[in-house]
RNA sequence: CUGCGCGGGAGAGAUCGCCGGGGCGGCGUGGCGACACGCCAUAUCCGGCGGCGCCGACGGAGCAACGGCCCGGAACCUCUCAGGCACCAGGGACCGCGCAGG
Repeated sequence: CUGCGCGGGAGAGAUCGCCGGGGCGGCGUGGCGACACGCCAUAUCCGGCGGCGCCGACGGAGCAACGGCCCGGAACCUCUCAGGCACCAGGGACCGCGCAGG
């Protein structure tokens, strides 16, 4: 220096709208009953698309000093293309421990 394993690890709307799924329950019909069929459908949950706002520590892009100067040249700086923005999960620069190799 590199790889692997384990552990730690931030930030930003539980935002607005539309569509879909599902469904607490309810209604109607048939039936002795178990149940079957059809319709309505809130709460809550999940997914997709779009708008505005925002984050930045995966990735990506930009640059200073400087140098061999139309070029090269760093980041946790800047930009936000991608990504992300309740909890959980996932990811996560970087840090710690252990192992292996150069």

Annotation:
The RNA shown here (Glycine riboswitch aptamer) has 102 nucleotides and comes from a soil metagenome. The sequence is in RNAcentral, with records from MGnify. The coordinates come from a structure-prediction model, not an experiment, and the mean pLDDT is 80. It matches the Rfam family "Glycine riboswitch aptamer". Rfam's curators write: This family represents the bacterial glycine riboswitch. A reference for the family is Mandal et al. (2004), "A glycine-dependent riboswitch that uses cooperative binding to control gene expression", Science. Rfam links the family to the GO term glycine biosynthetic process.